The part of an RNA shown here (small-subunit ribosomal RNA, 5' domain) has 524 nucleotides and comes from an uncultured bacterium. The full RNA is in RNAcentral, with records from ENA and SILVA.

Context: one part of a larger RNA
RNA sequence: GGAUGAACGCUAGCGAGAGGCCUAACACAUGCAAGUCGAGGGGUAACAGGGGAGCUUGCUCCCGCUGACGACCGGCGCACGGGUGAGUAACGCGUAUGCAACCUGCCCAUUACAGGGGGAUAGCCUUCCGAAAGGGAGAUUAACACCGCAUAAGACCACGCCGGGGCAUCCCGAAGUGGUUAAAUAUUUAUAGGUAAUGGCUGGGCAUGCGUGACAUUAGCUAGUUGGCGGGGCAACGGCCCACCAAGGCGACGAUGUCUAGGGGAACUGAGAGGUCGAUCCCCCACACUGGUACUGAGACACGGACCAGACUCCUACGGGAGGCAGCAGUGAGGAAUAUUGGUCAAUGGAGGCAACUCUGAACCAGCCAUCUCGCGUGAAGGAAUACGGCCCUAUGGGUCUUAAACUUCUUUUAUAGGGGGAUAAAGUGAGGCAUGCAUGCCUUUUUGUAGGUACCCUAUGAAUAAGCAUCGGCUAACUCCGUGCCAGCAGCCGCGGUAAUACGGAGGAUGCGAGCGUUAUCC
Numbered sequence: 001g002g003a004u005g006a007a008c009g010c011u012a013g014c015g016a017g018a019g020g021c022c023u024a025a026c027a028c029a030u031g032c033a034a035g036u037c038g039a040g041g042g043g044u045a046a047c048a049g050g051g052g053a054g055c056u057u058g059c060u061c062c063c064g065c066u067g068a069c070g071a072c073c074g075g076c077g078c079a080c081g082g083g084u085g086a087g088u089a090a091c092g093c094g095u096a097u098g099c100a101a102c103c104u105g106c107c108c109a110u111u112a113c114a115g116g117g118g119g120a121u122a123g124c125c126u127u128c129c130g131a132a133a134g135g136g137a138g139a140u141u142a143a144c145a146c147c148g149c150a151u152a153a154g155a156c157c158a159c160g161c162c163g164g165g166g167c168a169u170c171c172c173g174a175a176g177u178g179g180u181u182a183a184a185u186a187u188u189u190a191u192a193g194g195u196a197a198u199g200g201c202u203g204g205g206c207a208u209g210c211g212u213g214a215c216a217u218u219a220g221c222u223a224g225u226u227g228g229c230g231g232g233g234c235a236a237c238g239g240c241c242c243a244c245c246a247a248g249g250c251g252a253c254g255a256u257g258u259c260u261a262g263g264g265g266a267a268c269u270g271a272g273a274g275g276u277c278g279a280u281c282c283c284c285c286a287c288a289c290u291g292g293u294a295c296u297g298a299g300a301c302a303c304g305g306a307c308c309a310g311a312c313u314c315c316u317a318c319g320g321g322a323g324g325c326a327g328c329a330g331u332g333a334g335g336a337a338u339a340u341u342g343g344u345c346a347a348u349g350g351a352g353g354c355a356a357c358u359c360u361g362a363a364c365c366a367g368c369c370a371u372c373u374c375g376c377g378u379g380a381a382g383g384a385a386u387a388c389g390g391c392c393c394u395a396u397g398g399g400u401c402u403u404a405a406a407c408u409u410c411u412u413u414u415a416u417a418g419g420g421g422g423a424u425a426a427a428g429u430g431a432g433g434c435a436u437g438c439a440u441g442c443c444u445u446u447u448u449g450u451a452g453g454u455a456c457c458c459u460a461u462g463a464a465u466a467a468g469c470a471u472c473g474g475c476u477a478a479c480u481c482c483g484u485g486c487c488a489g490c491a492g493c494c495g496c497g498g499u500a501a502u503a504c505g506g507a508g509g510a511u512g513c514g515a516g517c518g519u520u521a522u523c524c
Base pairs, nucleotide, nucleotide: 001524002523003522004521006520007519008518009517010516013376014375015374016373017372018371019369020368021334026332027331028330030329031328032327035076036075037074040073041072043069044068047067048066049065050063051062052061053060054059055058083287084286085285092212093211094210095209096208097207098206099205102204103203107200108199109198110197111196112195113194115149117147118146125138126137127136128135129134155180156179157178158177159176162173163172164171165170185192186191213259214258215257220250221249222248225247226246227245228244230242231241232240262284263283264282265281267276268275269274289310290309291308292307293306312323313322314321315320340366342365343364344363348362349360350359351358352357379410380409381408382407389401390400391399392398393397415461416460417459418458419457420456424451428447430445431444432443433442434441435440436439468513469512470511471510472509473494474493475492479508480507481506482505483504489496490495
């Protein structure tokens, strides 16, 4: 000198863009953050419409008939999105390869198929136990829920002839024989789905080379340890697990141990080499009160799922139960220190749905904070008796603050007031029409804006609403007077102060930067 997720002191007009718990992965009141589908189903708790009955004429009752729809069964989603960095020195990450050892819901393309049955169960009803959370029993009912049967391959399994290839195990193609395995319907007739198989896309899993902290004041470490054979398990290879056999394996090219740490793209600095760093944004990993376990599922060993154990908090009728903000706000605590219990789904994106649409603290916006960067302003021109006053001096005088002010003329960014002002909307939806081929494309029209009556523009008024902070011995730009007298104090280093202090305190003046300026901390 540069830099910062900064803090502190003094000061403070505006706008735009960004950023905002670095500390206690400490504990959390409250609200919200993941639902959706009635075009899968039985149905009807609420609301609305319709119909009917009763009468007291504005109420009550009945009917799922309709729009819809609480709870329930079922499907898809909840494994994404969002948070945090505790752990991890590791194939975790980065990079480059391999899988002849693997999986992949939804989506795309292609091929083939969907015949005929069955028994339940939630809900509803009845009833019991319990303070509650919740649970038990009986009766009855549906499905795209569940289960047989049929059919069946280029899928899978076994046998087996041939051809080709490779990278060792092997792989690919094709003829045959035997065996095994599937489905689901809804319907407004428009479609939406189902099953099997192949290929693709996307996403993942695994393995390997190289790279990726400190300490040797850590020198030996290891028994599923290292390898083999056989099995189990897995989507898949593998001591991943198990039985048996062998005695191996790693290590000064740093094993093992201890400490520290999420990694990368990047960022800061530097001429570079390098050093430091990993906030915001993107990719990967790990975690979700602590530890463990599996279930479901295409995918989890699952933040707002389950079970067990533990700590903590809460409820309790003392028998027993409930909970997990490292989601968004917010609270307490810790701390030098870090924001609103805001608005909207209008856009972008996601989930479900044929769609309308619903949900979305993702996202987009707004609020707070000079935390940072950038921009603008606090006026411009003229104006000397160089006034008064302050300060200084060689003191009837001179210098300086000082063209500074007053005053005259002008401007109106900004401010205040009034008026105007719809980009972000593209698409989609609804309605109508046209073309070909049901669907798709095109045209017309309609509707949808949180921000926001914002940005921006125009008019009016009037210099009106707006300057500080640090420093002035040298380094280092900027000097005099007074006070103090090794005191009070200053200080980054050298150092200053003991009676003439440009170094302390004040004043005048000056210098630097400027809505900021200094100090502290950290890095280069």
Overview:
The coordinates come from a structure-prediction model, not an experiment, and the mean pLDDT is 84.